[in-house]
The prediction has a mean pLDDT of 85. Small-subunit ribosomal RNA, 5' domain from an Anaerolineae bacterium, 500 nucleotides, folded computationally.

Context: one part of a larger RNA
RNA sequence: GGAUGAACGCUGGCGGCGUGCCUAACACAUGCAAGUCGAACGGUGCUUCAUCUUCGGAUGGGGCACAGUGGCGAACGGGUGAGUAACACGUUGGUGACCUGCCCCGAAGACGGGGAUAACCCUUCGAAAGGAGGGCUAAUACCCGAUGGUCUUACACCGUUUAGAAGGGUGUAAGUAAAGCUCCGGCGCUUCGGGAGGGGCCAGCGGCCUAUCAGCUAGUUGGUAGGGUAAUGGCCUACCAAGGCGAAGACGGGUAGGGGGCGUGAGAGCGCGGCCCCCCACAAUGGAACUGAGACACGGUCCAUACUCCUUCGGGAGGCAGCAGUGAGGAAUAUUGCACAAUGGGGGAAACCCUGAUGCAGCGACGCCGCGUGGGUGAAGAAGGCCUUCGGGUCGUAAAACCCUUUUCCAGGGGACGAGGCAGGACGGUACCCUGGGAAUAAGUCCCGGCUAACUACGUGCCAGCAGCCGCGGUAAAACGUAGGGGGCGAGCGUUAUCC
Numbered sequence: 001g002g003a004u005g006a007a008c009g010c011u012g013g014c015g016g017c018g019u020g021c022c023u024a025a026c027a028c029a030u031g032c033a034a035g036u037c038g039a040a041c042g043g044u045g046c047u048u049c050a051u052c053u054u055c056g057g058a059u060g061g062g063g064c065a066c067a068g069u070g071g072c073g074a075a076c077g078g079g080u081g082a083g084u085a086a087c088a089c090g091u092u093g094g095u096g097a098c099c100u101g102c103c104c105c106g107a108a109g110a111c112g113g114g115g116a117u118a119a120c121c122c123u124u125c126g127a128a129a130g131g132a133g134g135g136c137u138a139a140u141a142c143c144c145g146a147u148g149g150u151c152u153u154a155c156a157c158c159g160u161u162u163a164g165a166a167g168g169g170u171g172u173a174a175g176u177a178a179a180g181c182u183c184c185g186g187c188g189c190u191u192c193g194g195g196a197g198g199g200g201c202c203a204g205c206g207g208c209c210u211a212u213c214a215g216c217u218a219g220u221u222g223g224u225a226g227g228g229u230a231a232u233g234g235c236c237u238a239c240c241a242a243g244g245c246g247a248a249g250a251c252g253g254g255u256a257g258g259g260g261g262c263g264u265g266a267g268a269g270c271g272c273g274g275c276c277c278c279c280c281a282c283a284a285u286g287g288a289a290c291u292g293a294g295a296c297a298c299g300g301u302c303c304a305u306a307c308u309c310c311u312u313c314g315g316g317a318g319g320c321a322g323c324a325g326u327g328a329g330g331a332a333u334a335u336u337g338c339a340c341a342a343u344g345g346g347g348g349a350a351a352c353c354c355u356g357a358u359g360c361a362g363c364g365a366c367g368c369c370g371c372g373u374g375g376g377u378g379a380a381g382a383a384g385g386c387c388u389u390c391g392g393g394u395c396g397u398a399a400a401a402c403c404c405u406u407u408u409c410c411a412g413g414g415g416a417c418g419a420g421g422c423a424g425g426a427c428g429g430u431a432c433c434c435u436g437g438g439a440a441u442a443a444g445u446c447c448c449g450g451c452u453a454a455c456u457a458c459g460u461g462c463c464a465g466c467a468g469c470c471g472c473g474g475u476a477a478a479a480c481g482u483a484g485g486g487g488g489c490g491a492g493c494g495u496u497a498u499c500c
Stems, first nucleotide, its partner, number of pairs: 001500004006496005013371006019364002021329001026327003030324003035072003040069002043066010079282003089206007098199003103195007111145004120135006151175008180187002208254003215245003220242008257279004261272004284305005307318004335361001337360003343357001344355004374404004384395004409437006418427001444489005449470003455484005465472002
């Protein structure tokens, strides 16, 4: 000198774009953050129309709403960086060891039957959270049978390739599927093949400190067989062998999420990983599985632990590292805002619903950028301050005064783009435009001994104090304090911390 997610002191007019718990992965009141589908299903309530009516109502059609069964979603999106030195990440490959809901392409199919169960009704236990028993009922819920091959499995054969049992072709045998709804346009369902996108697993290489850590290792290293998985594998089990790793640093200890990138630097390098993007890991702490195409699952389940809360003391409930917000910690970090209008996501045929993702607004000079705080004329130079050799010098064209302008400001009027479509805009009566008013509403901060740009006076008297280094202060202090003057930067200026 540059830089910062900064903080502190003094000061502070406006706008745009960014950015804002670096500390306690500390504890959390309250609200919201994941629902949706009646065109899968039975029902309940309200309403409307038609028919019948003994005027009580009944039947049928339509609409709206609702809990339940069922489907899809909830594994995305959002947060955090605790753990992790590891195939976690980056890069390059492999998978002859694999999976893939929704979407796209292609082929074929959907036949027949059955038994339940929520809701609902009745009884009942409990303070509650929640249950228990009996009875009725539907389905795109569940089950059985049929049909079926380019599907699966087994066996045989053919032939290709390989390190290799993979894959391919032929044949035989066995096994396995489906669901309907409709506004009649469609939307779905089953099986198989392919694709796209997504993922699992494996490997080479690369990227921290420490040898004041030198030896480490029993599922350890390998084999055989089996289990398990979508899949390889000591992943797991049994048996067999005795191996495996290590100064090219094993093992141990410390530290740490990794990368794209960011800062600095001429570069080499050094330091960093906040915002944004990709990957990973985690969800009070530890463990486990269930469902599912996908989780070992932040706003799911179960167990244990700590903590908090409710209780009729028998028993229960909870998890903000989602968005706001609170307490605590701290030098320090924001609103319990508006809207789904846009973009995107989930559900739905759609209308639409949901969306603290997102779009916006609010707060903070926290950063970067832009603008303003007026312009011209104006005295051999007012007043006043300061200095003075008392002559004068300086603040100083500075002010006043006159003329001018209106960025900004205030008031009034108009008023968007963003919305691809008749409509629909949170932002927003915002940006922007016009008219009027009036220099009006707007300057500080640090420094002036040398480094380093800027000097005098007074006060103080090794005191009070200053200080980045050298060093100033003990009676003439350009170094302390104040004043005048000056220098630097300027809505900022200094200080502190950290990096180059």
Notes:
The sequence was found in a public genome assembly. The source organism's lineage runs through Bacteria, Bacillati, Chloroflexota and Anaerolineae. Rfam family: Bacterial small subunit ribosomal RNA. Its family is annotated with structural constituent of ribosome and ribosome in the Gene Ontology.